Notes: SAM riboswitch aptamer (S box leader) from a Kiritimatiellales bacterium, 105 nucleotides, folded computationally. Model confidence (mean pLDDT): 79 of 100.
RNA sequence: UAAACAUUGAGAGUGGCGUGAGGGAACUGGCCCAACGAUCGCCCGGCAACCUGAAUACAGUAAGGUGCCAAGGCCAGGCUUUGCAGUGCAAAGCAACGAUGUGUU
Numbered sequence: 001u002a003a004a005c006a007u008u009g010a011g012a013g014u015g016g017c018g019u020g021a022g023g024g025a026a027c028u029g030g031c032c033c034a035a036c037g038a039u040c041g042c043c044c045g046g047c048a049a050c051c052u053g054a055a056u057a058c059a060g061u062a063a064g065g066u067g068c069c070a071a072g073g074c075c076a077g078g079c080u081u082u083g084c085a086g087u088g089c090a091a092a093g094c095a096a097c098g099a100u101g102u103g104u105u
Base pairs, nucleotide, nucleotide: 002104004102005101006100007099008098013044015043016042017041018040022033023032024031027077028076029075030074045069046068047067049066050065051064073097078094079093080092081091082090083089084088
């Protein structure tokens, strides 16, 4: 890097220092956050998906390794079904893409 499996509507700071204009995965259309400092990096704090796991048996607990800490993965885009209506809207499900973990190569 690629394939595979699992999860992806919950949860968790208006923290401190630095940076300084964009950011919310890509594209498009919306919507939102942002000089009252977004984003990113470090520190502290916290959450708990996966791995791992004591002290002495249990507990998969504490500690640990990744990860994460605005909004359903912010909403939608493709397909199917249903309802209302009639070039559409809404709901449910699926797919595609993304993110995280595990392990293989």